Overview: This is a predicted structure of a 333-nucleotide RNA (Bacterial RNase P class A) from an uncultured SAR86 cluster bacterium. Its Rfam family is "Bacterial RNase P class A". The family's RNA type in Rfam is ribozyme. The model forms 97% of the base pairs in the Rfam consensus.
């Protein structure tokens, strides 16, 4: 110099011409689709709901400590597993509370799958003894080694491993040290369940106002000892009618709807997520659903793609380019 892989930023631009949508003003001027606008997967904010109170059931979250409006988000430790490396360092992942309260579950192979064993072996004259070595399995009652033993087993020592006090450091999760103990018992909870914390419903088709129309029709059943009341049972308030079916009428119009937990910059703390101050500054508001065509420049931008109440997340899709980081392999030094 290249080639892969991961991250993050970026996603096209100038100028006329005719169009289209919104504001402002009176005829011109200004603006006008995303990094995911996608998934509708979390968490808000806003509306409404005479309960939204309490108990129970139900969901979710699950290592420690922070940030955040909150969140199952992010940040920065810790642990574990994996892989590189002359080994305590790098990177990447993590559904990471509990198996010693209980139940259930682990085919097929294997002798035997947890109140678990002898199939082949080794010892024994034989009774029996044994679980070291072999095989089967995703897992067979800690692991090397060394004595011991008829042969052998933590049967004993050591060293590692466990459990189990104590000191020490650390805000903490956890680390290291020392001593005890022959020793402690497969796995599995995105499997039931224990722990422990969090949780009102329904949602812009949520609601609010203004007009205009029509048949304040007609029938059934329940009925204050019942009924109804934005998830589900009960209990507790509150209200005084609730359901059904058939028949008619309307279904337009404004608001909600874009000034925010906003953005940008710059300082300050903080490792950081991020907080604070100050200064600038308004980036779509459409409703059968606007942003288009042309020509000239120029250019990596050809991909994945089009708002509908808004915002912070998380997950997918995605070409070409710039940057960092990390691997290969080849030449040079």
């Nucleotide at each position: 110099g290249g080639a892969g892989c991961u991250g993050a930023c970026u996603g096209a631009g100038u100028a006329a011409u005719c169009g289209c949508u919104g504001a402002u003003a009176u005829u011109a001027u200004c603006a006008g689709a995303g990094g995911a606008a996608a998934g509708u997967c979390c968490g808000g904010g806003c509306u409404c709901c005479g309960c939204a109170g309490g108990a129970u059931a139900a969901a979710a979250c699950g290592c420690c400590a922070g940030g955040u409006a909150a969140c199952g988000c992010c940040u920065g430790g810790g642990a574990a597993u994996a892989g590189c490396a002359a080994a305590a360092g790098c990177u990447a992942u993590u559904a990471c509370g509990g198996a010693a309260a209980g139940u259930g579950c682990a085919g097929c192979a294997g002798a035997a799958a947890a109140u678990a064993u002898a199939c082949c072996g080794c010892c024994g004259a034989a009774a029996g003894g044994u679980a070291a070595g072999g095989g089967u399995g995703a897992a067979a009652a800690g692991g090397u080694g060394c004595g011991g033993u008829a042969a052998g087993a933590g049967c004993g020592c050591a060293c590692c491993g466990a459990a189990u006090a104590u000191u020490c450091g650390g805000a903490g999760a956890c680390g290291a040290a020392u001593a005890u103990u022959g020793c402690u018992u497969u796995g599995u909870a995105a499997a039931c369940c224990c722990c422990g914390u969090u949780u009102g419903g329904a949602g812009c088709a949520a609601g609010a106002c203004u007009a205009a129309a029509u048949a304040g029709a007609g029938a059934u059943u329940c009925g204050a000892a019942a009924a109804u009341g934005u998830g589900a049972u009960c209990c507790g308030c509150a209200u005084u009618g609730a359901a059904u079916c058939u028949g008619g009428g309307u279904a337009a119009g404004u608001u909600g709807c874009u000034a925010g937990a906003g953005a940008u910059u710059u300082a300050u703390g903080g490792u950081g997520a991020c907080a604070u101050a100050a200064a600038u500054u308004c980036a779509a508001g459409a409703u059968g659903a606007a942003u288009g065509a042309u020509u000239a420049c120029a250019u990596a931008a050809a991909a994945c793609a089009g708002a509908a109440c808004c915002c912070g997340g998380c997950u997918u899709a995605c070409g070409g380019g710039u940057c960092a980081g990390c691997u290969c392999a080849a030449c040079u030094c």